[in-house]
Context: one part of a larger RNA
């Protein structure tokens, strides 16, 4: 390579957009690229192989045949594939109406709570723990009332509820804005699927510059515990956590790559539409889209999956090939750095 695989044994790229490429709906006509048939030429010799023969046999050798799956040319076939032309509407998309949503961005606003400041009341403790101590407090703390400042996060609603490609998104209002869904028609007419490179997005931590800093809190300090205690517990506490601009590009980035089609069911729940009945926008019935649970066939090594497939198929991409060495070294690319990415071998079991 072939083959076999990728939920948990090694293996799905963190996610999307998209270039090349690969693949691609229905009908008609033409063509003849692939495809198929026949013919001709060629496909050196040796070798292989078959028959016969020569060395006493064999190895070895000779003669003849076959083979040489290939290539070229010619003649034909036209189902499939390609190409060209024309047509279609079931894929895809556009327009219209409508409701749902923590989808995104920006600005503004709000209340609860913590902390701090000021003032009032008030007096000896408070705090903390398994128990304590460090710590705070007669310079008046803790508690309580009032006022103010400031930062961060938005209790209840809240829900195996919703939205988003993923990361993720949760107070309220306004503005701008993306997507999905449903319902009726009309229109375009294959415009599609996937996607090596590429580009964009990408939690937390971290980095650069400038702000901000209430609470929390790596590092650090102290108090305990302990044989020790560079920890777990306690009191403090700096980066950081927050905002703006830029970088980093990684995670147990966790549903099992994306798309399409097909294949018994039951029961919740979210969003629409229709029917029935109406006091009713309630039940009930049907249907489309989403999200859960349970299970049939089938699949699976088992666990389990099971119309949201891990079933049955097709298309395209990524990835795996014993453990360690190692996601390391070297080199390349990227980065301010931290490092990221690509990625071996010796050796060893």
């Nucleotide at each position: 390579c072939u083959g076999g695989g990728c939920g948990u044994a090694a293996a799905g790229g963190g996610a999307g957009c998209g270039u090349a490429g690969g693949c691609g709906g229905u009908c008609u006509u033409g063509u003849a690229u692939g495809u198929c048939a026949g013919a001709u030429g060629u496909g050196a010799a040796a070798g292989c192989u078959c028959a016969c023969g020569g060395c006493u046999c064999a190895a070895c050798c000779g003669u003849g045949g076959a083979a040489a799956u290939g290539c070229a040319u010619c003649u034909g076939a036209a189902a499939c594939u390609g190409c060209a032309a024309g047509a279609c509407u079931a894929g895809a998309g556009u327009a219209c109406u409508g409701g749902a949503g923590a989808g995104g961005u920006a600005a503004g606003u709000g209340g609860a709570a913590u902390u701090c400041u000021u003032g009032g009341u008030g007096u000896a403790g408070c705090g903390g723990u398994g128990a304590a101590a460090u710590g705070c407090g007669u310079a008046g703390a803790u508690a309580u009332c009032a006022a103010g400042a400031g930062g961060a996060a938005c209790a209840c609603c809240g829900g195996c509820g919703g939205c988003g490609a993923a990361g993720g998104c949760g107070a309220c209002u306004u503005a701008c804005u993306g997507g999905a869904c449903a319902g009726a028609u009309a229109c375009u007419g294959a415009c599609g699927c996937u996607g090596a490179g590429g580009c964009u997005c990408g939690a937390a931590a971290g980095c650069u510059g400038g702000g901000g800093g209430a609470g929390c809190a790596a590092a650090g300090a102290g108090g305990a515990u302990u044989a020790g205690a560079u920890a777990c517990c306690c009191u403090c506490g700096u980066a950081g956590u927050c905002c703006c601009a830029g970088c980093u590009g990684u995670a147990a980035a966790c549903g099992u790559g994306u798309g399409c089609a097909c294949u018994u069911g039951g029961u919740g729940u979210g969003g629409g539409c229709g029917g029935c009945u109406u006091u009713a926008u309630c039940c009930c019935c049907g249907u489309c889209c989403g999200u859960g649970c349970c299970g049939g066939a089938g699949c699976u090594a088992a666990c389990g999956c099971g119309u949201u497939a891990a079933g049955u198929g097709c298309a395209c991409c990524g990835c795996c090939u014993g453990g360690g060495g190692a996601g390391u070294a070297c080199g390349g690319u990227c980065g301010c750095a931290a490092g990221a990415u690509u990625a071996a071998a010796a050796c060893u079991c």